[in-house]
Record summary: A computed fold for a 526-nucleotide part of an RNA from an uncultured bacterium, annotated as small-subunit ribosomal RNA, 5' domain. It matches the Rfam family "Bacterial small subunit ribosomal RNA". Its family is annotated with structural constituent of ribosome and ribosome in the Gene Ontology. The coordinates come from a structure-prediction model, not an experiment, and the mean pLDDT is 81.

Context: one part of a larger RNA
């Protein structure tokens, strides 16, 4: 000098940033991922309409998907993002630089081509059964952008034949009157459009491989059988002992293999003149994990935090037959600990998902709350004022010194505070509707609407010095000295060292010094 700090004493305000470093310990409760009716059958609730019955009427009841809408259901997209944590990992994990002639890529963009004609189911609803529940079984009915054949196909895929060009070894690319075989689709509607299928290219995102770098221990010296390599097969988006049968006997290692310990890595941060040393909290990038272990499904993408299965530990419910759960999401609770916050508000902005859109969802995010835990800013008054007042303390004591211009007193100011008033400020540009232009899906213009924070920030007026100072130290290092008490006691102490009767070193007082809404102590790093 620094800190995600803690402790002691003290404490007026604001802005900005920060806040479980320990038990990857266990978790009550609420919320954190939905959306689309412009894909579908429909109608549980709500609203409107129609019809019927009762009634003079108001109205009540029943019925009807007719309409707005829409619970549950089928279907699509999303749920692989965003958010958390650092347990594991010494590794191509990360960083950096390359390669893929060995690869994939939903949504998006551009271009090319296409969408013909059929079929059988199933959920919901209804009926019935089992069960305490979770849930589940059977029967009957029905739709689709759900599912399945057929047709059409290519510059797609697979195989055969022939030509040219290129390279970096395997090889890559192009044109073909080449030839054989295989493979597709879905509709909706307000008629504006939106979607569907195949292919090529791009963009974006990923996968894989390689060079170099990446902690400590030799009181760890040998390690390794899918081990190292081969021709083959399987598997993968793809290369590869990735896996398998066979063959060979290799491969790594004192330039530190193997083993053990520790640890997420980087950008960066702290310190230092630098070289270097230390750290990885907040923010950004990458990785890994989601009660523990395992193996997969779906999907463009997961071996999936708030999906499913199996095993285990733990907790809970039970009618004892059987079931349910996973906060290292946001709050919050217990425990651990020196120690770390609210079971808050809003989707207004930014961003994300779905949707044609309106919109819905969003503990992401933006805000507010708590905490001197940090940095910065402001204040606790200013000017004048000597009888150098009183008190206190010291003294060589009728005196002097010091507290001290300090106070009193006079004149000002009002930051702040309190009260009142103003303040719909700014954060906002858009989506929507109308009109216009052309390049026909973009731009321009007009209109009205939308603010959580918030009656907040800020501004003005009034009042009145009014509401606001402490902490540590004073032997030397080290700025700052005397008196009293104590008497190797009580105690101090970072080091040297103080204290045994005149202690500037202990305790108190007066005074002084340093910093100041903080000041000291402790811990850690340079």
């Nucleotide at each position: 000098g620094a800190u995600g700090a803690a402790c002691g004493c003290u404490a007026g305000c604001g802005a900005c940033a920060g806040g479980c470093c320990u038990a990857a310990c266990a978790c009550a409760u609420g919320c954190a991922a939905g959306u689309c009716g412009a894909g579908g059958g429909g109608u549980a609730a709500c609203a409107g309409g129609g019809u019927g019955u009762a009634g003079c009427a108001a109205u009540a009841c029943a019925u009807u998907g007719c309409u707005g809408a829409c619970g549950a259901c089928c279907g699509g997209c999303g749920c692989a993002c965003g958010g958390g944590u650092g347990a594991g990992u010494a590794a191509c994990g990360c960083g950096u630089a390359u390669g893929c002639a060995a690869c994939c890529u939903g949504c998006c963009u551009a271009c090319a081509a296409c969408a013909g004609g059929g079929g059988g189911a199933u959920a919901a609803c209804c009926c019935g059964g089992a069960g305490a529940a979770a849930u589940u079984c059977g029967g009957a009915c029905u739709a689709a952008u759900a599912c399945c054949g057929c047709a059409u196909a290519a510059g797609a895929c697979a195989g055969g034949g022939a030509u040219c060009c290129c390279g970096c070894a395997u090889g890559g690319g192009a044109a073909u009157a080449u030839u054989u075989g295989u493979u597709a689709a879905a509709g909706a509607u307000u008629u504006a459009u939106c979607g569907g299928u195949u292919g090529u290219a791009g963009a974006u995102g990923g996968g894989c491989a390689u060079g170099c770098g990446u902690u400590c221990c030799a009181u760890u010296a040998g390690u390794u059988a899918g081990u190292u390599g081969g021709a083959g097969a399987g598997g993968u988006a793809a290369c590869g002992g990735c896996u398998c049968a066979c063959c060979a006997a290799g491969a790594c290692g004192u330039c530190g293999a193997u083993g053990g310990a520790u640890a997420g890595g980087g950008g960066a941060a702290c310190u230092g003149a630098g070289a270097g040393g230390u750290u990885u909290g907040u923010c950004c990038c990458c990785c890994a994990c989601a009660c523990u272990g395992g193996a997969a499904c779906u999907g463009a993408g997961a071996c999936a935090c708030g999906g499913a299965c199996c095993a285990g530990a733990c907790u809970c419910c039970u009618a004892c037959g059987g079931g349910a759960g996973g906060c290292a999401g946001c709050a919050g609770u217990g425990a651990g600990g020196a120690a770390u916050a609210u079971u808050g508000g809003u989707c207004a902005a930014u961003g994300g998902g779905c949707g044609a859109g309106a919109g819905c969802c969003u503990g992401a995010a933006c805000c507010a709350g708590c905490c001197a835990a940090g940095u910065c800013g402001c204040g606790u008054g200013a000017a004048g004022g000597a009888a150098g007042a009183c008190u206190g303390c010291c003294u060589u004591a009728u005196g002097g010194g010091u507290u001290g211009u300090a106070a009193a007193c006079u004149u000002c100011u009002u930051u702040u505070a309190u009260a009142c008033a103003g303040g719909a400020a700014u954060a906002a540009a858009a989506a929507g509707g109308g009109g216009g232009a052309c390049g026909u899906g973009u731009c321009c213009u007009c209109c009205a609407u939308u603010g959580c924070a918030u009656g907040u920030a800020c501004u003005g007026u009034a009042u009145g010095a009014a509401u606001a100072a402490g902490c540590a130290u004073c032997g030397g290092c080290u700025a700052a000295c005397u008196c009293c008490g104590u008497g190797c006691c009580a105690g101090c102490a970072g080091c040297c060292g103080c204290g045994g009767u005149a202690a500037u070193a202990c305790g108190g007082a007066g005074g002084a010094u340093g910093c100041g809404a903080g000041c000291g102590u402790u811990a850690u790093c340079c």